[in-house]
Molecule: transfer RNA
Organism: Candidatus Brocadiia bacterium
């Protein structure tokens, strides 16, 4: 060089066209004499970037970009 895969909040990670789950962690408040551990509750993601198909794309398509992997 060529093939295949992955890319989604701080971290891990569902959603195979039709409102972005969930755990970790972070605020907050109950509980504690305190902590931590339970329990309620909350904030946080222009879904790696650009462009297309679409009434409507995390999902499909082309291109590029990082990483893994296979081959040479």
């Nucleotide at each position: 060089g060529g093939g295949a895969g992955u890319g989604u909040g701080g971290c891990c990670a569902a959603a195979c066209g039709g409102g972005a789950a969930g755990g970790c962690g972070c605020c907050u408040g109950c509980c504690c004499c305190g902590c931590a551990a339970g329990c309620a509750g909350g904030a946080g993601a222009u879904u790696g970037a650009g462009g297309g198909u679409u009434c409507a794309a995390c999902u499909c398509c082309c291109u590029c970009c990082a990483c893994u992997u296979c081959c040479a």